[in-house]
RNA sequence: UCAUCAAGAGGGGCAAAGGGAUCCGGCCCGAUGAAGCCCCAGCAACCAGCUACCAGCCAGGUGCUACUUCCGGCCCGGACGAAGGUCGAUCCGGGAAAGAUGA
Numbered sequence: 001u002c003a004u005c006a007a008g009a010g011g012g013g014c015a016a017a018g019g020g021a022u023c024c025g026g027c028c029c030g031a032u033g034a035a036g037c038c039c040c041a042g043c044a045a046c047c048a049g050c051u052a053c054c055a056g057c058c059a060g061g062u063g064c065u066a067c068u069u070c071c072g073g074c075c076c077g078g079a080c081g082a083a084g085g086u087c088g089a090u091c092c093g094g095g096a097a098a099g100a101u102g103a
Stems, first nucleotide, its partner, number of pairs: 001103005010040005018029003023073004041065003045062003049057002069098001074095006080088003
């Protein structure tokens, strides 16, 4: 810089209290052991390989295996409410920023 992020995928050992990117607010997960490390397994996003090339196969390299990137906060539009300056952490849709992964 470009692409994707609504799907998909578990066990064991060590370990010891936090974790879900940062900040804030929420909400969840965690001693029926979180995070981290290791082993095995699985998933299949990108790269590689195969192919009869729209696609599909494969699982070699990265990656991943709670909750939509867990939801929201920034901008635009609409609905609703209040009010007549517009406002609102109510809802819906779209976009951006940031983050994650691959090349």

A computed fold for a 103-nucleotide RNA from uncultured Aeromicrobium sp., annotated as SAM riboswitch aptamer (S box leader). Model confidence (mean pLDDT): 82 of 100. NCBI's taxonomy places the organism under Bacteria, Bacillati, Actinomycetes, Nocardioidaceae, Aeromicrobium. Rfam family: SAM riboswitch aptamer (S box leader). Gene Ontology term of the family: regulation of gene expression. Rfam describes the family as follows. The SAM riboswitch is found upstream of a number of genes which code for proteins involved in methionine or cysteine biosynthesis in Gram-positive bacteria.